[in-house]
Molecule: SAM riboswitch aptamer (S box leader)
Organism: soil metagenome
RNA sequence: CUCAUCGCGAGUGGUUGAGGGUCUGGCCCAGUGAAACCACGGCAACCGGGUGCGGCGCGAUCCGCAUCGUCCAGGUGCCAAAUCCAGCCCGGCAGUCGGUGCGCCGGGGAAGAUGAG
Numbered sequence: 001c002u003c004a005u006c007g008c009g010a011g012u013g014g015u016u017g018a019g020g021g022u023c024u025g026g027c028c029c030a031g032u033g034a035a036a037c038c039a040c041g042g043c044a045a046c047c048g049g050g051u052g053c054g055g056c057g058c059g060a061u062c063c064g065c066a067u068c069g070u071c072c073a074g075g076u077g078c079c080a081a082a083u084c085c086a087g088c089c090c091g092g093c094a095g096u097c098g099g100u101g102c103g104c105c106g107g108g109g110a111a112g113a114u115g116a117g
Base pairs, nucleotide, nucleotide: 001117002116003115004114005113006112011040012039013038014037015036019029020028021027023087024086025085026084041079042078043077045076046075047074048072049071050070051069052065053064054063055062083111088108089107090106091105092104093103
């Protein structure tokens, strides 16, 4: 840089001691112990491995399946809250004499995270 995914899932103990949730705003978590490190445990997104059924005449490949069909947990990763929510754009609703803004709902984007290349 490109592509895919991001409303599912899964925490205890020890060391230590004040921050953490990317940024900004909001709102949360935190001395009933944050972050970090260590140990053990767990989850299953991607890669990897095994395997079932159906389609293309067979096989390979590919496509589909009951939430990636299913199983494993080797590699990366993850284990408060939707990626905690919003930010930029568009549409709708509500509201107004009209306009802007605020509010609610929806879609897309940006940024970020993880994986593969």